[in-house]
RNA sequence: GCACAGAAAAGGCAAACCUGCCGAAAGGCAGGGGCGCAAAGCUGCGGUCUAAGUCUCCAAGGAACGAGCAGAUGCCUGGAGAUAUGACAGUCGGGCUGCCUCA
Numbered sequence: 001g002c003a004c005a006g007a008a009a010a011g012g013c014a015a016a017c018c019u020g021c022c023g024a025a026a027g028g029c030a031g032g033g034g035c036g037c038a039a040a041g042c043u044g045c046g047g048u049c050u051a052a053g054u055c056u057c058c059a060a061g062g063a064a065c066g067a068g069c070a071g072a073u074g075c076c077u078g079g080a081g082a083u084a085u086g087a088c089a090g091u092c093g094g095g096c097u098g099c100c101u102c103a
Stems, first nucleotide, its partner, number of pairs: 005101002012037002017032006035090001041096003045093002047088003053083006060077003
């Protein structure tokens, strides 16, 4: 000096929860808080979460069209499914970088 490792020291970060704000949501930001963390530093590669918008399907109704009735189509409302351009680094895994040094 490097690798492994994490006893000590100097420090660092900050779960749940509460308050306020942003967002359709997932979730994020700030303050308080402290469960814990040797990378709980960075990184959206795998993966995970959400579905605003879009597409498809289903159901009943409404307005329009019409001499009257019926019906098709499209529109509006509801439900279901699919989908990221949205999100997660303290879900897990991967990549990169880093403080100290007892054995």
Molecule: c-di-GMP-I riboswitch aptamer
Organism: Anaerolineales bacterium